Predicted 3D model of a 1395-nucleotide RNA (small-subunit ribosomal RNA) from an uncultured bacterium. RNAcentral holds the sequence, with entries from ENA and SILVA.
RNA sequence: AGAGUUUGAUCCUGGCUCAGAUUGAACGCUGGCGGCACGCUUAACACAUGCAAGUCGAACGGCAGCACGGAUUGUAGCAAUACAAUUGGGUGGCGAGUGGCGGACGGGUGAGUAACGCGUAGGAAUCUGCCUGGAAGAUGAGGAUAACUUGGGGAAACUCAAGCUAACACUGAAUAAGCCCUGAGGGGGAAAGGCUGCGCAAGCAGUCGCUUUCAGAUGAGCCUGCGUUGGAUUAGCUAGUUGGUGGGGUAAAGGCCUACCAAGGCGAUGAUCCAUAGCUGUUCUGAGAGGAAGGACAGCCACACUGGGACUGAGACACGGCCCAGACUCCUACGGGAGGCAGCAGUGGGGAAUCUUGGACAAUGGGCGAAAGCCUGAUCCAGCCAUGCCGCGUGAGUGAAGAAGGCCUUCGGGUUGUAAAGCUCUUUCGGACAGAAAGAAAACGUACGGGCUAAUACCCUGUAUGGAUGACGGUACUGUAAGAAGAAGCACCGGCUAACUACGUGCCAGCAGCCGCGGUAAUACGUAGGGUGCGAGCGUUAAUCGGAAUUACUGGGCGUAAAGCGUGCGCAGGCGGUUUCGUAAGACAGAUGUGAAAUCCCCGGGCUUAACCUGGGAACUGCAUUUGUGACUGCGAGGCUAGAGUGCGGCAGAGGGGGGUAGAAUUCCACGUGUAGCAGUGAAAUGCGUAGAGAUGUGGAGGAAUACCGAUGGCGAAGGCAGCCCCCUGGGUCGACACUGACGCUCAUGCACGAAAGCGUGGGGAGCAAACAGGAUUAGAUACCCUGGUAGUCCACGCCCUAAACGAUGUCAACUAGGUGUUGGGGAAGGAGACUUUCUUAGUACCGCAGCUAACGCGUGAAGUUGACCGCCCGGGGAGUACGGCCGCAAGGUUGAAACUCAAAGGAAUUGACGGGGACCCGCACAAGCGGUGGAUUAUGUGGAUUAAUUCGAUGCAACGCGAAAAACCUUACCUACCCUUGACAUGCCGAGAAUCCUGAAGAGAUUUGGGAGUGCCCGAAAGGGAACUUGGACACAGGUGCUGCAUGGCUGUCGUCAGCUCGUGUCGUGAGAUGUUGGGUUAAGUCCCGCAACGAGCGCAACCCUUGCCAUUAAUUGCCAUCAUUCAGUUGGGCACUUUAAUGGGACUGCCGGUGAUAAACCGGAGGAAGGUGGGGAUGACGUCAAGUCCUCAUGGCCCUUAUGGGUAGGGCUUCACACGUAAUACAAUGGUCGGUACAGAGGGUUGCCAACCCGCGAGGGGGAGCCAAUCCCAGAAAGCCGAUCGUAGUCCGGAUUGCAGUCUGCAACUCGACUGCAUGAAGUCGGAAUCGCUAGUAAUCGCGGAUCAGCAUGUCGCGGUGAAUACGUUCCCGGGCCUUGUACACACCGCCC
Repeated sequence: AGAGUUUGAUCCUGGCUCAGAUUGAACGCUGGCGGCACGCUUAACACAUGCAAGUCGAACGGCAGCACGGAUUGUAGCAAUACAAUUGGGUGGCGAGUGGCGGACGGGUGAGUAACGCGUAGGAAUCUGCCUGGAAGAUGAGGAUAACUUGGGGAAACUCAAGCUAACACUGAAUAAGCCCUGAGGGGGAAAGGCUGCGCAAGCAGUCGCUUUCAGAUGAGCCUGCGUUGGAUUAGCUAGUUGGUGGGGUAAAGGCCUACCAAGGCGAUGAUCCAUAGCUGUUCUGAGAGGAAGGACAGCCACACUGGGACUGAGACACGGCCCAGACUCCUACGGGAGGCAGCAGUGGGGAAUCUUGGACAAUGGGCGAAAGCCUGAUCCAGCCAUGCCGCGUGAGUGAAGAAGGCCUUCGGGUUGUAAAGCUCUUUCGGACAGAAAGAAAACGUACGGGCUAAUACCCUGUAUGGAUGACGGUACUGUAAGAAGAAGCACCGGCUAACUACGUGCCAGCAGCCGCGGUAAUACGUAGGGUGCGAGCGUUAAUCGGAAUUACUGGGCGUAAAGCGUGCGCAGGCGGUUUCGUAAGACAGAUGUGAAAUCCCCGGGCUUAACCUGGGAACUGCAUUUGUGACUGCGAGGCUAGAGUGCGGCAGAGGGGGGUAGAAUUCCACGUGUAGCAGUGAAAUGCGUAGAGAUGUGGAGGAAUACCGAUGGCGAAGGCAGCCCCCUGGGUCGACACUGACGCUCAUGCACGAAAGCGUGGGGAGCAAACAGGAUUAGAUACCCUGGUAGUCCACGCCCUAAACGAUGUCAACUAGGUGUUGGGGAAGGAGACUUUCUUAGUACCGCAGCUAACGCGUGAAGUUGACCGCCCGGGGAGUACGGCCGCAAGGUUGAAACUCAAAGGAAUUGACGGGGACCCGCACAAGCGGUGGAUUAUGUGGAUUAAUUCGAUGCAACGCGAAAAACCUUACCUACCCUUGACAUGCCGAGAAUCCUGAAGAGAUUUGGGAGUGCCCGAAAGGGAACUUGGACACAGGUGCUGCAUGGCUGUCGUCAGCUCGUGUCGUGAGAUGUUGGGUUAAGUCCCGCAACGAGCGCAACCCUUGCCAUUAAUUGCCAUCAUUCAGUUGGGCACUUUAAUGGGACUGCCGGUGAUAAACCGGAGGAAGGUGGGGAUGACGUCAAGUCCUCAUGGCCCUUAUGGGUAGGGCUUCACACGUAAUACAAUGGUCGGUACAGAGGGUUGCCAACCCGCGAGGGGGAGCCAAUCCCAGAAAGCCGAUCGUAGUCCGGAUUGCAGUCUGCAACUCGACUGCAUGAAGUCGGAAUCGCUAGUAAUCGCGGAUCAGCAUGUCGCGGUGAAUACGUUCCCGGGCCUUGUACACACCGCCC
C1' cells in the first nucleotide's frame, strides 16, 4: 500500500466482498510446563446455609457463665489435705443492660437519570466528629432510669404494672476571655470525669478525656459559564409558571415554601414530547482528523425487594437502622409475627456463556481501645478455566543402501527424505530425592541519652540491643542420580492468497467470504499422498475500527451516472467596495494557575528473559486569569465614488390588462339554377342524397382563430406572448451630464405567479374533439383508418399547483485567445445621396485556442479559473409506495419510511451482430425464357410401423440412388442354435514333431476321431544345435465394427472461388480500439489509379499447372493416301504432302487506332487475327464459422467386456409393409408409335479376358474356335437423323405395370432373394393443386455409347460424343453475399432481449 466482482472488451460512476488490528467472548478439534492478568455482557430474576461491624470494664451499676483466692458448714482422713455444698464481686475477667465511639467508611451493582448527573473552568451565602495550632475554662447542686427483683399478658415476637440503683446518661444554678442577638441601652449561652505515680490525708504531678472560642487541615453542601445521543412523521411549552414585596424555612443563596402584586418566562442557535443511555480518566482502531466503546483499575453520581417518609447524628433521608403501604417467601396456637446476597462463597433459573459454600489476619489498610488486643469475605494468598498476554520445552550432531512402507509415474523413475533406523551426545521442563529463602519490622523487653518534673516515678522521644510473630509453604530458588526417556496439533492448498497430484462421486452427495465449483478425465465436493501457514494452540461464529475519499473539516459531488426547488420577490440568517480615527469582542504572542493517580511515550531500575512491577521526565494538543500587539475581521464615529440607485433625453419590442374594429375561411339557415350522385379509403363500408344532396349564385346568422410578413427574429422571471386601432401599465437598453453615498448579493420559513388537463357557478358553442355509437382491418382489435359525436376547447369569477415546467446546466460578481452571422442603441471616417467601412454597448446563434471533462462534449452567454449564498445527492428494487401531518370540493398534491430482496443497477465510448433503417454493388437471386418436380406406375433411399433380428451411422440449406464403385452364401457388424477359451492374429518360455500329402467314420457344419505315405535347409566327423513351419502346455497377454466425434489427430462438408482476413513500424485515443483497409473513380477481384498520418508487408485475388481452340518444327507404325502402280477392299508396293498421333515451340499483351475519363486507372467502338479484353473448361478453397460429420477407413486418451461385448459354424435377417417424404426411370402420345431400308461418333475396356467368321435356336443363348497382352484383333449393330409404309385422337397399333406358363445364363446354391428371353395378360396414366427445382451457349433440352464395382445383377454413378435452342427490358421486389453509414436495453449476438 491494495485486491476480486457489472462488459465480448474498455473507461467511469457505484455498491457488495476480502486481506489487518482488536475482544470480559462463545463453539469445534487438540492440549506439556510456568509467570502475570481476567472471569454472569443474559433475569436490578428468586434465594437454602455459613460468614461479611464491631469495640471500650481505663465511663457505669453490676455478676448470668468461666477461672482464682477468701469465709462457713458437711464428709473422708491422725493431720497436712482432698471432695461437696452454701456464702459473699475480693481478683482475673465478663453474658445481658446503661453510656461512648463506630455502624454515612470499606464492599456490591448500573435499575433509574439527557440532568448542574458528569467533565472542565470559575464563584459566594455555608457546615465540618476524630486530627493540628492558639486562647479561656472545667465551680456548685439536683431528680430520674435500664439492668435487677416481684407480679401479670402472649404460641411466639415481645410487652405491661409496681419497687430498688449507678454514671463521662439527664436537668438546672453560678461564671463568660473569645462567641451569638440587638433598637447599641442591653440581653443570651458551657463543662465530666477516668487511669497512673507520690502521699497517712488534704493534695500535687502526669496522661487520656470534657466545655467555650479563634484559626488550619480534611471532607461535604450550594451557584454559574462552556461541553455532553437520536427523532420535526414531536412546533409550540409553562400557573409556582417568570419577576417583585412581606413572612417562613435551611448549615447556607434561592419560588425552596407561603400570602399579595405584576404578566411574565422558554422556543427553529430546536423549547415541549418520544426513544435510548450512568458520566469521566481512559480502551480499541486509524497516518492523522475521526469512528466505536466505557468490562478490569481509578474519580464522581445513583441505587440497595418496589414506592413513600422522617428519626438519630458532625455527617444519612442510611445495602447487613426505624416507620407506613405493596408484591413475594417463611413461622403460627389464626389472635399475630419474621425476612430482603446489586457484600464473600454458594443454589435454582435464564442463557452460546463466566470460578471455591477454601486459608489467614503474616503483610497493607480500616473501626474501637491508654494498651495488650478484638473485629475485618476490605485485603493478602491459595483453588478452577489455554479466557487473554508473555516465556520455555517436546531434543542435538552425524547418518545414502537415498532401506522398507505409502503415494505418483511417461514404468525410466520421482517423492515422502537426513526424514527414519543406526552411531555419538545433551538433560531445560516434567517425575524422584536432598537442601532451602526474602516478604518481619514496628509494637514489646533491657541498657544508655534528651525532654517534662521537686523526682533517679510516670509519660514523650532517640540510639543500641534482645527474644517473639509467615496464611501462602517446605513455595520460589539450589543441588544430586537416572534416562531421549513423559510432551503436537489445527486450518488451508481455483482466483483474491502462500501451498498439487491420484482415486471416488457424476448438477447427486456436497462446498461457498465474494466471484463461483459439481451434469464421467473436478488442483473448488469426499478420501489419500504431498505441500503451505500458524503452533499449545488452530479454526469458525459474533462484534468494533480500518481499508471506505462509501457522509469527503482534513477529503466528494449535482448537463447525460444518484443529485439545481417550475419561476420570482423577500424577513431572519450568511457574506460584503474604498479611506481616516478610536476600541479591543474575535485573532496573535508572553506569563501564571489548573489539566488527580494510573494509562500512552522517553530514560533508568527489579523479577534468569519477557509479559508484569517500579523511580524520574515529558506529555495531557484543554480551560481560566493576566500583560501586550493593533496588520486582518467585528464594533463606534467621520469621509469617498468605481458597486447599487435617482433625475434628463432617445430607442426597440407577439411584455401585461381593458375596450373597439377588420377581412379570409369553416359550418348552418333562406331563396335561385341544376341532376344523380356526394363523401371517404390501401381497398371499402357506415354516413349524406330524388322529401333534390354535392356543385354553383345571392342574402343572412354565429363562434373561434388571425394566412402572407415570419426569421437560427423580438419581448417576458418563468409559464408564455402574433390581424389592426385606442386607453391604462411593467420592464429593458443607449447617450452625455447632474444627484444620493454601500443604500449591496444570496436567501431556510413565508408570499406571489405558474402550460395543458381537471373541478365549481353562470354564459357561449362555428370548427375540432376524450367518452360513446356505427363501419372497416384483424385470429381477436375495447387500437391505428373512416363516418358521426358529448364533455371540453372560448368568456367571467373562484379553485387545482402539476409537466421531458429542459439549456435535463440555481442566483450574483470578477478574470481568462479569437473568428463568422444576426437584433436594438450610439460614435467616427468616406460619400451629393443611396449607402459603405470601422469602433463601442446590450442581447441572440455557429465555429474554435488554452483549460476542464469518464467520455460525449463545454469553451467570455463556460461544464475554464475564483469568491458569496441557497437547494439537492449517497447501490438497485420495494417506492415517490404505506402510515401520520398539512393543503384541496374532488381528482389529488406536498412531506415521506420500513420489512424483505439482489450483486449488481447505471453513464459514455469501442468492436461485432441485427433492423419489416439509409446509400452503393454482385450472384440463374428476381425478372425474361426453356425443360422439369409435386398427380400415375415402377426403381431406390429415408421416416414410421413391424420383427427373434429387420446391424450401424448420416437429419434444414450442408441427411434421404448418402457411407454402399454391386447384401442369394461370403460381405455382415444383427438374430437363433451349436461349439472354442493363450484363443482366428502378434511377441516371449518349455516340450514334441520337418513341412506336407492321400484316405475312412460321426455330425447341419464348425469340429471330433482313425489309417497311411513322408523327411528337407545351415553348422558339425558324430552327438547335437540353429532358422522356418506344425502341434501340446503354463503365464504375461491377444481380441472388441463395445461407449464417448462434447477428450482428440487426420480427413471432409458448408458459408464460398465470396473478396476478403491480418501484421510490423509510425500516428491518434486514459483505454477497449482507430488509422492503414475509409474517400473519388474503376474492376470479376482489397483489380488498378488518384487523394489521404500513414509507410510497407503477409495469407487470399490474378498469374504460374492440365485440357481445348490456331500455326510451326521434329517424327512416321498399327495411322494417312495428293501424285505413280495394284486390289473386291490403303489390299499390296511406294510416299510422309495432307489428316491424325505426340513431343517441343509460337500466338493475345488493352499491344495498335479513335472516343470518353482527371493528361490516371479504366471503359466504349474499331482494325488485324484461329482466338479480344480472366478465349472455353478443370485443378487450386485466405483468417475463420457451425462443440457441423466421421472413435464403423485409419490413428488415439479415458472408460467398459475377458469360458465373453472375443473367436468359429449353420440357418435366418439387413429384401418385412396400412402409410408419409426425397431422388430417379418410363409414360400419358402424331415434333408420336410400329415396320422396312439407310448414314455419321467420341471416349474407353479386354488373358480367370474381349471373343470374329460359320452353324443351331423366334429369342435370351448354345456350339465353334480364327485373331488380339491391342492406333493392328475383339467388345461394336451407335441412336436420335434421313428415305418410304402404316396408324388418325381412341385409354388407342399410346403406355407398359402386374400376373400366368415356358425357358436361358451365372453360381456349391437363385425358396425366402438374381438378371435376361419367348408367348400370353395389358393396371394406373389423357400433362398433374398449393408449392417448388435446374439452366445464359456448344449451355438447356434430347439421343445413344463406354468404364469402375462385378461369378451374376444398374432406371444409380463416373465419363463420352451426336442433334442442338429460347431469353436477359432491367435491379422495384424475394433469397444469399460484399462495402460505407445509422439506431440498439442484443454479445449464446433477432431462433436475441424482454413484459